[in-house]
RNA sequence: GUUAGGUGAGGCUCCUAUAUAGAAACAAGCUGCUGCCGCGAAAGGAUCGAGAGAUUCUUAGUUUGGUUUGAACAGGGAUAGAUCGUGAAGGUCAUCCAUAAUGCAGCUGAUAGUCAUAAUGACGAUCUACGCUAUAUAGUGCUAAAGCUCUACGAU
Numbered sequence: 001g002u003u004a005g006g007u008g009a010g011g012c013u014c015c016u017a018u019a020u021a022g023a024a025a026c027a028a029g030c031u032g033c034u035g036c037c038g039c040g041a042a043a044g045g046a047u048c049g050a051g052a053g054a055u056u057c058u059u060a061g062u063u064u065g066g067u068u069u070g071a072a073c074a075g076g077g078a079u080a081g082a083u084c085g086u087g088a089a090g091g092u093c094a095u096c097c098a099u100a101a102u103g104c105a106g107c108u109g110a111u112a113g114u115c116a117u118a119a120u121g122a123c124g125a126u127c128u129a130c131g132c133u134a135u136a137u138a139g140u141g142c143u144a145a146a147g148c149u150c151u152a153c154g155a156u
């Protein structure tokens, strides 16, 4: 010095509860299928490094998630931004940007009206449930190379 570990400033919220607002029942809801985009232990390589280690690629991805709502864990890009790191490789945070099929099929109430009719059905309208979206609060779970502590290792 410290990026095994522990703790944790900061950050996030798959999930739970409450409140407010919004959209919508051939759905922006639920289920399944197909296509696409990701995470994940292990091994080997490349880049950086004094070391500890960090990022990335390949093989394997059986698990699991997402899919114009960009994912808690977890993707990508931009910034004369902040912070940490050796001001390395890079990490975290802030702001902004997006076609990962606006795919296909099925399912999910009520009310009255109009048209037609053997029964049924069609057409739009209104209300609304399960759930969904956004914000806030409190949990839960996660992330953390702010700081602190500590182990192995390294440097003087």
Base pairs, nucleotide, nucleotide: 001153003089005149006148007147010143011142012141015139016138017137018136019135020134021133022132029107030106031105032104033103034101035067036066037065038064042059043058044057045056046055047054048053076097077096078095079094081093082092083091084090109127110126111125113123114122115121